[in-house]
RNA sequence: CCCAGUCAAAGGCAAACUUAUUGAAAAAUAAGGACGCAAAAUCACGGGUCUAAAGCUUAACGCCAAGACGGCCGGGUUUCCUGG
Numbered sequence: 001c002c003c004a005g006u007c008a009a010a011g012g013c014a015a016a017c018u019u020a021u022u023g024a025a026a027a028a029u030a031a032g033g034a035c036g037c038a039a040a041a042u043c044a045c046g047g048g049u050c051u052a053a054a055g056c057u058u059a060a061c062g063c064c065a066a067g068a069c070g071g072c073c074g075g076g077u078u079u080c081c082u083g084g
Base pairs, nucleotide, nucleotide: 002084003083004082005081012037013036017032018031019030020029021028022027035071041077042076043075045074046073047072048069049068050067055063056062
């Protein structure tokens, strides 16, 4: 540096749900809680998905991201342990 992780050791993250706060919402954060995860670390770069306050409008059950999601897929960067 590359490949693979069935078992082991040390540690790590934390879905649903509940409570509180923030937010127009999607959602986020904190505490509890574990469905899972070897990148479930990180970067909104490409795609995808969610929301639609403001704005537009034919006035709504419409359109729209400058708001979100990395635990949806691809890509970039970094990386613990074991074995080869």
The prediction has a mean pLDDT of 81. This is a predicted structure of an 84-nucleotide RNA (c-di-GMP-I riboswitch aptamer) from Lentibacillus sediminis. Of the family's consensus pairs, 95% are formed in the model. The sequence was found by an Rfam model in a public genome assembly. The source organism's lineage runs through Bacteria, Bacillota, Bacilli, Bacillaceae and Lentibacillus. Rfam family: c-di-GMP-I riboswitch aptamer. Its family is annotated with cyclic-di-GMP binding in the Gene Ontology.